[in-house]
Context: one part of a larger RNA
Molecule: large-subunit ribosomal RNA, domain IV
Organism: groundwater metagenome
C1' cells in the first nucleotide's frame, strides 16, 4: 500500500447518478393497529410493554402411591400423596446489560408500469418484456380444420362445436365512438375480359395430269397427305354489385362573429370514406421546455397536484380507474449509521522493503 474484519468524539446523507455499502430492525407473549378494499385483505400495519434468578402460592391437565370400604377370591369402589406438565399471582434479589451468545422483518406516506403466483437473454439485461385466467373475432360437421410426410401413414383424438385450430387483447370495475373510399376476407352472378380445348371460313406446301416452249425451263393444278388458320363456343380469376373494422387500417383546413378586452356557444366556405366521441393529457407520449400556477426545500431541470397551447394521447396495435402483489422504476420522510465533514485506532492475510 492493498484485502477481510472490529471500534469511534461531535454532527447525521452534508457522500453520491442514486443511502451504493454499512448501520439499524429482528425472537416469544400481551396491549394496540389508519387510509383504502375485490370485504379475503391491508397487518408482524404503525406504536408500546414484558422476558434472569430465589422464595411462597391459587388453578388446570396427565399419571396415580399409602390408607379406607366391600369381597371367598380374581378384584371393585373410594382416596388423593408423589411425580410430570401448562398457565397465573405475591414477595425478594442481582448485573452496565436477563430474547445477556447465535440464529432472527427497518418502518411510513406518494406516483408510474404490469392485475396477481409464474417465465426469460446457460456466460454483461429478471424487466413495464413473455406467459396467464378472463374477453373477442375467425376457421372446422369428422376420412374435421390445421400440422408432419414424396407416399403409406401419423398427430389432432381413441376427442366431436361446452370440441379442436388460428389471431388479437390480457384479472377485475366503467366502457369500447365515427369511417367499408383503399387493401384483405365473405357473398353474388346479369354484363365485360379470358386459357387449354372445340370449331373450321379461308389459305399454304407437295403432286397425277394439262398448257407454253426446240431445249433449258415456266404456268395452271383434282384427289390424297401435310402446315397455318378467322368467326363462333369455352371455367375460375379479374372488372363489376353488395357485406364486413375486437379485419389491415383511417379518424381535416381557412375566414368571420357577443355592449371593455379576450375568447367564440354561433355563421360561412373548401375538401373527405369519415373528420377523434367518452376518458386522459408537458404523460415511459410535450419539440419549443427547467411551459405556467400551486405543494414540498433556505435553495427542487427530478417529484406530487392542477391548467390544456395534445410539435406528435385516445378507446381489445384497447381507453380510463383499481384493492392485493413486485430482488420493478421515480421522488419524499422517520429511524439508523465512517457514505461523508475527516479521518483515526485495533485484529488477521498478501505484496513490497530490510535482515
Nucleotide at each position: 500500500c492493498c484485502c477481510u474484519c472490529c471500534u469511534u468524539a461531535a454532527g447525521g446523507a452534508a457522500c453520491u447518478c442514486g443511502g451504493c455499502a454499512a448501520a439499524a430492525u429482528g425472537a416469544c407473549a400481551c396491549c394496540g393497529u389508519a387510509a383504502c378494499u375485490u370485504c379475503g385483505g391491508g397487518a408482524u400495519a404503525a406504536g408500546g410493554u414484558g422476558u434472569g434468578c430465589c422464595c411462597u402460592u391459587a388453578g388446570g391437565u396427565g399419571u396415580g402411591a399409602a390408607g379406607c370400604g366391600c369381597g371367598a377370591a380374581c378384584g371393585c369402589g373410594u382416596g388423593g400423596a408423589g411425580c410430570a406438565u401448562c398457565c397465573g399471582a405475591g414477595g425478594g434479589u442481582u448485573g452496565c446489560a436477563g430474547a445477556g451468545a447465535a440464529a432472527c422483518g427497518g418502518g411510513g406516506g406518494u406516483a408510474g408500469c404490469g392485475a396477481c403466483u409464474g417465465u426469460u437473454u446457460a456466460c454483461c439485461a429478471a424487466a413495464a418484456a413473455c406467459a396467464c385466467a378472463g374477453c373477442a373475432c375467425u376457421c372446422u360437421g369428422c376420412g374435421a380444420a390445421g400440422u408432419c410426410g414424396c407416399a403409406a401413414g401419423a398427430c389432432g383424438a381413441c376427442g366431436u362445436a361446452u370440441a379442436g385450430g388460428g389471431u388479437g387483447u390480457g384479472a377485475u370495475g366503467c366502457c369500447u365512438g365515427c369511417c367499408c373510399g383503399g387493401u384483405g376476407c365473405c357473398g353474388g352472378a346479369a354484363g365485360g375480359u379470358u386459357a387449354a380445348g372445340g370449331g373450321g371460313a379461308g389459305u399454304u406446301g407437295u403432286c397425277a395430269g394439262c398448257c407454253c416452249g426446240c431445249a433449258a425451263g415456266g404456268g395452271c393444278g383434282a384427289a390424297g397427305c401435310a402446315g397455318c388458320g378467322a368467326a363462333c363456343c369455352g371455367a375460375a380469376g379479374c372488372c363489376c354489385c353488395g357485406g364486413u373494422a375486437a379485419a389491415c387500417g383511417g379518424c381535416g383546413g381557412c375566414c368571420g362573429u357577443a355592449a371593455c378586452u379576450a375568447u367564440a356557444a354561433c355563421g360561412g366556405u373548401c375538401c373527405u370514406a369519415a373528420g377523434g366521441u367518452a376518458g386522459c393529457g408537458a404523460a415511459a407520449u410535450u419539440c419549443c421546455u427547467u411551459g405556467u400556477c400551486g405543494g414540498g426545500u433556505a435553495a427542487g431541470u427530478u417529484c406530487c397536484g392542477a391548467c390544456c397551447u395534445g410539435c406528435a394521447c385516445g378507446a381489445a396495435u384497447g381507453g380510463c380507474g383499481u384493492a392485493a402483489c413486485g430482488a420493478u422504476u421515480u421522488g419524499c420522510u422517520c429511524u439508523c449509521u465512517g457514505u461523508c465533514u475527516c479521518c483515526a485506532c485495533g485484529a488477521g492475510a498478501g505484496a513490497c522493503c530490510g535482515g